[in-house]
RNA sequence: UCGGGGAUCGUCCAAGGGCAGGACGGGGGUUUUUGACACCUCAAAUCGUGGUUCGAAUCCACGUCUCCGAG
Numbered sequence: 001u002c003g004g005g006g007a008u009c010g011u012c013c014a015a016g017g018g019c020a021g022g023a024c025g026g027g028g029g030u031u032u033u034u035g036a037c038a039c040c041u042c043a044a045a046u047c048g049u050g051g052u053u054c055g056a057a058u059c060c061a062c063g064u065c066u067c068c069g070a071g
Base pairs, nucleotide, nucleotide: 001070002069003068004067005066006065007064010024011023012022013021018054026042027041028040029039030038047063048062049061050060051059
């Protein structure tokens, strides 16, 4: 340089045009003499800028970072 893949709560992973969800972690609570476990509850994210669309995490363009392959 060329081809292809990926980027989503603090972390790991779903959602493939129609309410952004789960686990772990974190805050609060119940239970307990205290702690742990268990249960309830709360907060927390779509890499950036444009485009298409009634509607974009999802499709398209350009860029950034990253992984694999080729040279």